[in-house]
RNA sequence: UAACCAUCCAGAGCGACCGAGAGACCUGGCUCGUUGACGUUGCAGCAACCAUCCCGGCAGGGAGCGGUGCUAAGGCCAGGACCGAUGGAGA
Numbered sequence: 001u002a003a004c005c006a007u008c009c010a011g012a013g014c015g016a017c018c019g020a021g022a023g024a025c026c027u028g029g030c031u032c033g034u035u036g037a038c039g040u041u042g043c044a045g046c047a048a049c050c051a052u053c054c055c056g057g058c059a060g061g062g063a064g065c066g067g068u069g070c071u072a073a074g075g076c077c078a079g080g081a082c083c084g085a086u087g088g089a090g091a
Base pairs, nucleotide, nucleotide: 001091004088005087006086007085008084013043014042015041016040017039021032022031023030025080026079027078028077029076044071045070046069049067050066052063053062054061055060075083
């Protein structure tokens, strides 16, 4: 990077740095933002995809110390498109 499988109405925030836009893309809305958003980072937390461990005859359930992910609003909403994101298993 392209193809495959699963998931995307639940859940979980504070500090520091930065400084003007941000919510993936297009159109239309709506919202967040100099009372500092977005981003980066530290710590904390959520969840349970993979790994590990425990229970179980199986199905399945549980734990949360490892690898990811996530922590405004349903992936913010509607329509659109070779849609996107995350995980897994391979090439």